[in-house]
Context: one part of a larger RNA
This record gives sequence, C1' cells and structure tokens, in this order.
RNA sequence: GGCACACGGUGGAUGCCUAGGCAUACAGAGGCGAAGAAGGACGUGCAAAGCUGCGAUAAGCUGUGGGGAGCUGCCAAGAAGCGCUGAUCCGCAGAUUUCCGAAUGGGGCAACCCAUCCCGGCUUGCCGGGAAACCCCGAAGUAAUUCGGGGGGCGAACCCGCCGAACUGAAACAUCUAAGUAGGCGGAGGAGAAGAAAACAACAGUGAUUCCCCAAGUAGUGGCGAGCGAACGGGGAAGAGCCCAAACCGGCGGGGUUACGGCCCGGCCGGGGUAGUAGGACCACAUAAGCGAAUCACCGAACCAAUCGAAGGGUUCUGGAACGGCCCACCACAGAAGGUGAGAGUCCUGUAGGUGAAUGCGAGGUGAUAGCGGUGGUAUCCUGAGUAGCGCGGGACCGGUGAAAUCCUGCGUGAAUCUGCCAGCACCAUCUGGUAAGGCUAAAUACUCCUGUAUGACCGAUAGUGAACUAGUACCGUGAGGGAAAGGUGAAAAGAACGCCGAGAAGGCGAGUGAAAUAGUACCUGAAACCGUGUGCUU
Repeated sequence: GGCACACGGUGGAUGCCUAGGCAUACAGAGGCGAAGAAGGACGUGCAAAGCUGCGAUAAGCUGUGGGGAGCUGCCAAGAAGCGCUGAUCCGCAGAUUUCCGAAUGGGGCAACCCAUCCCGGCUUGCCGGGAAACCCCGAAGUAAUUCGGGGGGCGAACCCGCCGAACUGAAACAUCUAAGUAGGCGGAGGAGAAGAAAACAACAGUGAUUCCCCAAGUAGUGGCGAGCGAACGGGGAAGAGCCCAAACCGGCGGGGUUACGGCCCGGCCGGGGUAGUAGGACCACAUAAGCGAAUCACCGAACCAAUCGAAGGGUUCUGGAACGGCCCACCACAGAAGGUGAGAGUCCUGUAGGUGAAUGCGAGGUGAUAGCGGUGGUAUCCUGAGUAGCGCGGGACCGGUGAAAUCCUGCGUGAAUCUGCCAGCACCAUCUGGUAAGGCUAAAUACUCCUGUAUGACCGAUAGUGAACUAGUACCGUGAGGGAAAGGUGAAAAGAACGCCGAGAAGGCGAGUGAAAUAGUACCUGAAACCGUGUGCUU
C1' cells in the first nucleotide's frame, strides 16, 4: 500500500410526516375611491429587532348579540396587571384613523417645505375647527363671479371601441398566412356587446338578440398554393317587448316686418303620436271591460356569531403509554374526519339531525301606480337629408375586385316623400319580403383579484405556488428588472441539577431525565461519494 471484516466520522439521499400548495364543482361576491381608495412612510407594547394588529383614543375605544374561565398576538420565561360586578375570544354596528399617495391651497428630490382667508380659544403667537386644485354639467347674473351636482385614481380575468406588429407558415418569397393575434390607448359593467326586421326565405313559410349541438370542414374562397371557411334549415338554452322625432293642439320667451288688424321666422316646455294588412295627424262616433310592469311600497326564506347533539366497561395480556389483544356490552337519521402517549362508532372536537338573531343583506311573495287598451271616413298634412344612391380610394363579410350583391366610410356628387323607398348576390321585369337614415331593453352567454363548502388514480420539501420558514424576503442591478436557500428532538422540555477534564460560557466524560440520548436543540430515519480506527490476510 492492497483486500476482507468490524466499528466510527462526514454527508443528507431514502422512508414516513404536513403546517403549504395545485385543480375541479357548487354557492356567494363581483367592486374600492374627494365622507380621501389601492398601496405605503412613520409611529404604537412594561422591555420590542422582525411579522401581525392598530393610529397620538395607536396589539387598541364604545354599544350590542354570543360565550363562560381564564387572559395580556407570533412569543416561552420575567415584571406588572385584568377577569363570574362576566374578562380574553367570536358576530354586528359605530368612534378614532398621524403623514404620503388621484392628492386636490402653492411647491417638492413621495411620506417634506411654504403660505392666505374665516370662526373660536387664550398666555398675542400659538392651539383647535373650516375653506381654498383642475375639468364637465346645471342654476343665477350684462359680466366678473357665485352656488349645486358629477368626474379624476386603483383593481385578476371577462366585454366593447380606436390604433395595430413581427417571428412564423407557404419547406425560398412579394399577394396570402400568422392575425385583427401580441401589444398600446379609451370606455363600461357584474357582466359587456347585440337586440324588436328597410331580416330571412322561396310561391311554402319563419318572425328581435344572444349562446350551445348539427348542418360542415359542406357551399365557397385561395400565388385555386399554404391555407381560410360561412349561411339556409333542424334540434336545444332562454324568452319581453318598448320609447322618441314629425304632423296637429296649447303655454312661455325671442327676432323680423307692419298699413298696428296682422303676417313670417326661430327657441323652450306640455299634450299628441310611433306604423307596413301601413300607421298617425285631421273629421265623426264611442270611451270602459281587460292587460299590466323592467317602477315604487310592504312582508320576507336562506345567509352573516352560535347552540343541543346517542352509545363502554373489565383485564395480575403486551407495552413507556392502549386507541392493540382477550372477555362481556351498547348507540346508530350519527361507522365523515381530526385529536388524544400505538390502530377509538360509544374519551375529546365533531358527524347525522334539530334549534337560533339585535343589525345587515335580501331569493321570493303581495299590493299600488306608471303604461297599454276602439270603430269608421277622407287622401289635406306627417312619418328621421348633405341622408339613400352614385363615382374614386379603402375596409368588413365565406367571398383576395372578381359578373360582386350586402354593410362601413376618407374625398366628390347627390335623390324620392307612400301612386314613395329598400332588399331578395351584377343588372332588368314580374313576384315576394320589408319600412333605412333616432333611442332603450331583462334572461339564456363570458370571466374569477376575492369569500365559503366539498372533492381529488393532484404534489409531498430538488415535488407542489417563486414563496410550507421574518418571500417577492435576503441578495444582484443606476434602472426597467432578476430573484434564492431555508420544514421534522420528544408523548411530555421531563432541554441534562451536581461532579470531573479543560484557558474556556468551546467541547467532552460521568451523574440524572426519558421507552429510547448513536432522540441532546449541528436533535426522526440517516443511503452513497469522501475520511478514519481496530483486527486478520497479503505485498
């Protein structure tokens, strides 16, 4: 030095565990904010670095409901206290709530600086309270201005609008694709958007919108490449329809003109009226039966603390410990689960099943009101104009300009007025359907930052969230931003009194605790690499 065996050190794999995650379903909630949010800074405890809570009333104050013996968060110990005259704790409602932050009196390098006016107080220069940003709308006013209301910012996705890529695919690439995607901006709500036919259809009919299944990868489109890709119709979910403008009537202002009788124009308000079998105005007649809210009022389930809740003992069996074994019982609308010194229906918390509320919320119900609700006549009036259409240029549709309808519109042009007008895929005729150029509208649909419940052939600490632990922390970066590692003694601290070695409060050896200390806080198990000690064999 090698090999073997034994025993260690180191190391932290593996096994077991779970305090944390992940996913799905159902239900709730779907917003917060100038009454100052989200998010922070700084404070706040007997001592207090961090986390949590809270705000100069500062781990808290008040009321009220619950609860019933302990309590002063994580956090043990100490100190000082509180509590059956009901604390701590839980629900609900209030009070307080520094400074920054939309931040809004002015400024500013956020959490700081500076200043004006009004009211009150007193120590006369301080304290307390209030006002004062900008934009929009409305009101008053000749105006200056004043008053009232609203907005602003934050928030995960979902929704609508405006702007809008490239990589990529086409085996290159330019039309095309990716894709109206990503991204940017604006806006709204618990949903949003759409929506009550100038729609489809086809000689038969349907009857707003939205969503799902089929039709169908069909018809089409397409350097007819890559690809893109409907509708009719059928089956389901849901179901709801309405209001203006105008004609006409009335009221109140304004303007023009006048021969002062009037005529004309325009504004606001009220009535009226809303249609395609055209309807309405207008004229005549009639005028109350019925329908009935999406609006308002009242009642009000469930929920937001809790509470009651069945039934087991024995054992000189094992063990540190009985929840195990054995013996004999019992409950069960409860044998879900968790805990307890091992494996507990009957020990604890619970579970099944009942009960329960001041306040808040409010499914649903009831009632009321708004609103709707008639016939005939005539053909005088009204029925959405820089609109429809057309030309040019673009865009949207399944449709890439094509024979290209339909929809939107930047520029130009520019109708008709119900004997009207639009559509039915160029265009024309016949026929059929509809009534544009104003508006509103639940439900079925989409989503989950958040709350609750339940579940899992989901993870189990290199996994599962980046984060089971003072984690978006430490740390890195000027910054945008990047971004960790790190869980486990034991049933219980019983966390090793005391002694010895030692320079030592290091470390160890005894003693003691414990079932176990090779469970000693560098603590469950404790693999391998790696490093040793002893013995044997061997060179």

Predicted 3D model of a 539-nucleotide part of an RNA (large-subunit ribosomal RNA, domain I) from a soil metagenome. Its mean pLDDT, the model's own confidence on a scale to 100, is 85. The full RNA is in RNAcentral, with records from MGnify. Rfam family: Bacterial large subunit ribosomal RNA.